[in-house]
The RNA shown here (small-subunit ribosomal RNA) has 1465 nucleotides and comes from an uncultured prokaryote. Rfam family: Bacterial small subunit ribosomal RNA.
RNA sequence: AGAGUUUGAUCCUGCCUCAGAACGAACGCUGGCGGCAGGCCUAACACAUGCAAGUCGAACGAAGGCCCGGAGCUUGCUCCGGAUACCUUAGUGGCGGACGGGUGAGUAACGCGUGGGAAUUUGCCUUGCAGUUCGGAAUAACCACGGGAAACUGUGGCUAAUACCGUAUACGCCCUUCGGGGGAAAGAUUUAUCGCUGCUUGAUGAGCCCGCGUCGGAUUAGCUUGUUGGUGAGGUAAAGGCUCACCAAGGCGACGAUCCGUAGCUGGUCUGAGAGGAUGAUCAGCCACACUGGGACUGAGACACGGCCCAGACUCCUACGGGAGGCAGCAGUGGGGAAUAUUGGACAAUGGGCGCAAGCCUGAUCCAGCCAUGCCGCGUGAGUGAAGAAGGCCUUAGGGUUGUAAAACUCUUUCAGUGGGGAAGAUGAUGACUGUACCCACAGAAGAAGCCCCGGCUAACUCCGUGCCAGCAGCCGCGGUAAUACGGAGGGGGCUAGCGUUGUUCGGAAUUACUGGGCGUAAAGCGCGCGUAGGCGGUCGGCAUAGUCAGGCGUGAAAGCCCCGGGCUCAACCUGGGAACUGCGUUUGAUACUAGUCGGCUAGAGUUCGGGAGAGGGUAGUGGAAUUCCCAGUGUAGAGGUGAAAUUCGUAGAUAUUGGGAAGAACACCAGUGGCGAAGGCGGCUACCUGGACCGAUACUGACGCUGAGGUGCGAAAGCGUGGGGAGCAAACAGGAUUAGAUACCCUGGUAGUCCACGCCGUAAACGAUGAGUGCUAGAUGUCGGGGGGCUUAGCUCUUCGGUGUCGCAGCUAACGCAUUAAGCACUCCGCCUGGGGAGUACGGCCGCAAGGUUAAAACUCAAAGGAAUUGACGGGGGCCCGCACAAGCGGUGGAGCAUGUGGUUUAAUUCGACGCAACGCGAAGAACCUUACCAGCCCUUGACAUGGAGGUCGCGGGUCUCAGAGAUGAGACCCUUCAGUUCGGCUGGACCUCACACAGGUGCUGCAUGGCUGUCGUCAGCUCGUGUCGUGAGAUGUUGGGUUAAGUCCCGCAACGAGCGCAACCCUCAUCUUCAGUUGCCAGCGGUUCGGCCGGGCACUCUGGAGGAGACUGCCCGGGAUAACCGGGAGGAAGGGGGGGAUGAUGUCAAGUCAGUAUGUCCCUUAUGUCCAGGGCUACACACGUGUUACAAUGGCUGGUACAAUGGGUCGCCAACCCGCGAGGGGGAGCCAAUCCCAUAAAACCAGUCCCAGUUCAGAUUGGAGUCUGCAAUUCGACUUCAUGAAGGAGGAAUCGCUAGUAAUCGCGCAUCAGCACGGCGCGGUGAAUACGUUCCCGGGUCUUGUACACACCGCCCGUCACGCCAUGGAAGUCAGCAGUACCCGAAGUUAGUGGCCCAACCUUAGGGAGGGAGCUCGUUAAGGUAAGACUGGUAACUGGGGCGAAGUCGUAACAAGGUAACC
Repeated sequence: AGAGUUUGAUCCUGCCUCAGAACGAACGCUGGCGGCAGGCCUAACACAUGCAAGUCGAACGAAGGCCCGGAGCUUGCUCCGGAUACCUUAGUGGCGGACGGGUGAGUAACGCGUGGGAAUUUGCCUUGCAGUUCGGAAUAACCACGGGAAACUGUGGCUAAUACCGUAUACGCCCUUCGGGGGAAAGAUUUAUCGCUGCUUGAUGAGCCCGCGUCGGAUUAGCUUGUUGGUGAGGUAAAGGCUCACCAAGGCGACGAUCCGUAGCUGGUCUGAGAGGAUGAUCAGCCACACUGGGACUGAGACACGGCCCAGACUCCUACGGGAGGCAGCAGUGGGGAAUAUUGGACAAUGGGCGCAAGCCUGAUCCAGCCAUGCCGCGUGAGUGAAGAAGGCCUUAGGGUUGUAAAACUCUUUCAGUGGGGAAGAUGAUGACUGUACCCACAGAAGAAGCCCCGGCUAACUCCGUGCCAGCAGCCGCGGUAAUACGGAGGGGGCUAGCGUUGUUCGGAAUUACUGGGCGUAAAGCGCGCGUAGGCGGUCGGCAUAGUCAGGCGUGAAAGCCCCGGGCUCAACCUGGGAACUGCGUUUGAUACUAGUCGGCUAGAGUUCGGGAGAGGGUAGUGGAAUUCCCAGUGUAGAGGUGAAAUUCGUAGAUAUUGGGAAGAACACCAGUGGCGAAGGCGGCUACCUGGACCGAUACUGACGCUGAGGUGCGAAAGCGUGGGGAGCAAACAGGAUUAGAUACCCUGGUAGUCCACGCCGUAAACGAUGAGUGCUAGAUGUCGGGGGGCUUAGCUCUUCGGUGUCGCAGCUAACGCAUUAAGCACUCCGCCUGGGGAGUACGGCCGCAAGGUUAAAACUCAAAGGAAUUGACGGGGGCCCGCACAAGCGGUGGAGCAUGUGGUUUAAUUCGACGCAACGCGAAGAACCUUACCAGCCCUUGACAUGGAGGUCGCGGGUCUCAGAGAUGAGACCCUUCAGUUCGGCUGGACCUCACACAGGUGCUGCAUGGCUGUCGUCAGCUCGUGUCGUGAGAUGUUGGGUUAAGUCCCGCAACGAGCGCAACCCUCAUCUUCAGUUGCCAGCGGUUCGGCCGGGCACUCUGGAGGAGACUGCCCGGGAUAACCGGGAGGAAGGGGGGGAUGAUGUCAAGUCAGUAUGUCCCUUAUGUCCAGGGCUACACACGUGUUACAAUGGCUGGUACAAUGGGUCGCCAACCCGCGAGGGGGAGCCAAUCCCAUAAAACCAGUCCCAGUUCAGAUUGGAGUCUGCAAUUCGACUUCAUGAAGGAGGAAUCGCUAGUAAUCGCGCAUCAGCACGGCGCGGUGAAUACGUUCCCGGGUCUUGUACACACCGCCCGUCACGCCAUGGAAGUCAGCAGUACCCGAAGUUAGUGGCCCAACCUUAGGGAGGGAGCUCGUUAAGGUAAGACUGGUAACUGGGGCGAAGUCGUAACAAGGUAACC
């Protein structure tokens, strides 16, 4: 310090997530030692038991014990007396129980923090002064008698004090009218102290007041009657409405009162670079509380945790009449909870209470126990050790890895263990901890390692298992048969007595932005003015110093953090000093700036005068064109409307046309990115009223300014109310069309409304998606309104101010773009934003007649949602271009029969694959057996086939025959044959048989694991690279543009210059000529001839075939074009602009096809999914489709005659002549390994004849009979022949295919496969057309451009209702609970005040009484409780509303392209 995640990729915006640190933690797995710390965060829930506050006999009386003496005797008990030393105590009295300890419920407050203040008090302690006189009356204990279960208590009697009361005295003290008045004490014990009283000083503690700071909510905006102030009084330790009486009507609040929610505050702690944010355990300061609520008493101090009274809830005891209690002290228990310890030791230390002291008490404290809860330290060994052991894992089978790791050898002993010694903590004594820390010795590697992770982020990889299952997951995402992501293993990485997970906080997050963000399009400028508060504000000078700046002083507790030291072996930890504590107060100084105040100025702002421009606003009037309606005329059958129609109007006279009239609304041309206005908005003309801006000029005012939360006004359209008006248009509605439907688009009608007046509404994509103001920062050009200058004056030009546009530099921007009219550079003020959805919704408030507006959430849910730009793809977008793409033609398919393939069905099986084009006469160039993979059945199990081991045999092998069997196979007989080498040994090779294992074998699966090959777009013209340049980048440029081409073909231009794969050419073939060669081919000339190139001869010609050459290149001419490329025409030529055909298929696309052609990974079968056999099936048949074939006839059929090819094939072959058969064919055997012989007569054509338009002399299916051939075998299931039979079919609906020239069409021939089987396939030649205007349309393609919400790329994306499931939420008759307030009722304890009667020891008394006190009673106040109506909050609810999520549901097609009606508000 960053990283992952939106996209095909990019940049940006933006959220989510991760890596870090921390914790009073918890959970999972694991666990050796020590030190230091920490340990109920939840139920301020309830508590058994023990302990946590006592002490003083030197305040007091009394009792008991101990001791001494005596008596009785039961000889160890009772009684009596004494004594004082000691001990114990219930009671009176004193001090302390207000500290210490706990908890955080309440509290948003002077509670806390910080800094100040004045009207107070303070036991014990301290300073000083003074005093401590004389008396009195009681009372507990105790005794007696009672009550009660108990707790406890009544009556009577006795007694003491440092208990109580009076008196004396009063320096100082208090009150005072300044005369005066008032107020103390306590002794104990024995010689020294401790006490006591008054006053005083200080210290310490406490109380009170004030400034500032201190959470969230405005969907809480008004609150307050002792309230705010005054006077007086009361009250308090003390100021004060603290309380009361009277008077006044104030006080608080947008700088957030009141109300609601939440919360103890701080030093600090965690995090962070800091600023901040979060937090307030342990330690320390303050506060509050002590079962809940209220109350006072005592006291120096309390409204009192282990005190009292009352009320309430709860628990316990009870004899039912009454009583007792309060762990938020330390332990501990139950409960709650994810979760937090021992009913321990000691007062040795530190501290506290009491005491003169000894001492006692002290769950404060010091220690120990439990817990890896945290931090820190240590250990679990060290060295050597390669045969790189074994085992594990992987493997390409070689090896690699675990791994110097282990073993082995040599060492060491920290920690733990055993034994011995043994502190400090303790100033004199005293040690719980504790035989602790520490030291020494001994034994032995001995007792001591786990957890998480390994797809990316993020360090670390392989195998097996699993197969969208099981599971993982912080985010992105893994898993559907090869998972580095699940589970296991091996290996590796990280940390380590811990490691992970979960939770929480800060960080990263500049993601609330003070430091340090934004608002044209990503979220975000209020629709626009006016203006209040507030904020900000020109220029010069004086004063003062509030802010500001500097210095001093005080304070900022300690601890903590930081720095420098010190102590535990180190560290954690402890400790000394320093710094810091960024703050507050006070004081001195400075006076630039800001604010203040005083006085000036004119540049901001405004006023005055003079001009001109304008759809600025309002009112009244007025004009013409058009539309519709009405009347009349002319006139006739249609009009209207549409893509086409219909509804509609019209013979009752429409439409059209002419004249007249009525009504309402809107103002053509001018008209313009022209004008005006703040915005909304404003358009005929005239008049009146009126706002603002602009220009020019002079004088004046003197900062009067800018912005603007609230507030207030204006505010399109639609809508609402009342009353008018209503021509046209036109929601709703009706009808007609369209359509699958059409509640739409189109058409015919048509009501609100649109118009006017008045009043509401208050919203718009109210947009420049751009708040207002001011200043500054290059220009160019147009236009509107003014002013000035010049000139060559219908005007031109220069300049200036104000508006309104376009382009453009710097700069800015994510980019697009903005650019003096800023989105630049700055300042001021306001508004607004903080992921998407839920939602601008719900609830509440305000406004509204309503519609609704405004303000405005949450639960839940997603990992994105977005902006700009890029490359593609796509468009019922555009431009250009091409193709048998259409068009123009010719012939077909689709109808029939048959053949063949496919689907379907059937079947034991009908083996498998191929499925739009690009599967379907395809794999298959040929299923009767075989093939064959399928089915039923019979067999075999190292196997039909390969390699290796052992044993046996010397062979094997071939032929014939017999038996069983369907055969495979099994059993047997006969015959033929007898390998090579040889050391003559079955010794070696080789072969066969048997045995055991490795293995063979598989047309079993996966073409979505693959290689290879192939199809397709497409023989379309494209696809890329290097360097350079441009862009933040994806990318662009080049490759675009202007021409041209079949072509990214070529030319020109150009920030590009070059290059590669494609195109073309090079290759083959056909067409012309030539060279060479001449048999089997040929025959011009010569000879022979059986008249056949047959023979001699020849190689000229044809032809053949081998190599080569020539030829065609826009080379020549004319024209066009840019003088180019190239195009059109012409000449010559066999051929002309690519001469025809072939081979040749770029980058890529389709997870296209093929595991069944072969190869191959993984998986599966192994007496079977392998092998063999015979039989069946692949040939089935209601049906559907594809591809063909034969036809439907006269351009024909049939009969007869007759002519002309080429490519090919042939020895297990082609087969001649000749003979037989109607024929298929048979016999026969010549020739030929083929330019020689054979297949082999080509057919159409042509010449004759016949048929005469018909289901025929067309067509030939089907069926019956008889045959031929092949073959082991034609039944399922071959082909052919012949006789007979003679079906459908009369030119084929919608639709659809091929073809542009030697092509289509038509005719036959050959070949491969093959025993046989061809309408298919591959070739060959014969005859031989028609048409193309053209590119609008259909299909496909190329290129440029445009839009896009698509990128699996339009077979895309995507919206809403409905149905189903789940989730959270709103409303709701009600219902339940809580909370605070108001009014009233009742009113405990306590207390102020009052008080007749009653009671009473101290003092006074005249002895009656008084002073004073007490109980009781009364008024007031008041807790709890009750009643009532409302408010608020929460829970729940029949029913109901929308929302979110969910798998492949239903209906449509709204949006994205012109999304098929542009979209949106």